[in-house]
RNA sequence: AAACCAUCCCGAGCGGCCGAGAGAUCUGGCUCCGUGACGCCGCAGCAACCAUGGCCCCGUGCGCGGGACACCGGUGCUACCGCCAGAACCGAUGGAGA
Numbered sequence: 001a002a003a004c005c006a007u008c009c010c011g012a013g014c015g016g017c018c019g020a021g022a023g024a025u026c027u028g029g030c031u032c033c034g035u036g037a038c039g040c041c042g043c044a045g046c047a048a049c050c051a052u053g054g055c056c057c058c059g060u061g062c063g064c065g066g067g068a069c070a071c072c073g074g075u076g077c078u079a080c081c082g083c084c085a086g087a088a089c090c091g092a093u094g095g096a097g098a
Base pairs, nucleotide, nucleotide: 004095005094006093007092008091013043014042015041016040017039021032022031023030025087026086027085028084029083044078045077046076049074050073052070053069056067057066058065059064082090
C1' cells in the first nucleotide's frame, strides 16, 4: 500500500496573501463567488476518533471492562446532509495494521 473497523442531517469564523472559478467524479438540479469565492498561512473556536487524567459512577473473575466529565497531547473539522437526485460504488476522516 491493499484489505479491515467506525463515522459522514449536531457543533464551530475572523484576519492576511492570492486572483477565478468552487461545492470529489459523470449527468441533471440547487448554491457560493471580484462586496474576492476555492486554496494557502496565522489566530480563534468546535468536536471527542486516539492518547491522557482522577477522593467521579457502575460492574468485576481484581487483571480490568463500561459510562459520565475534563482535555493544555496526536489528528480532524469550522456554507449548504459527502449540497441534493440518479449513476459509479467512489471519496473523506479517525482507528487498527504493516
Molecule: SAM riboswitch aptamer (S box leader)
Organism: Sinomonas notoginsengisoli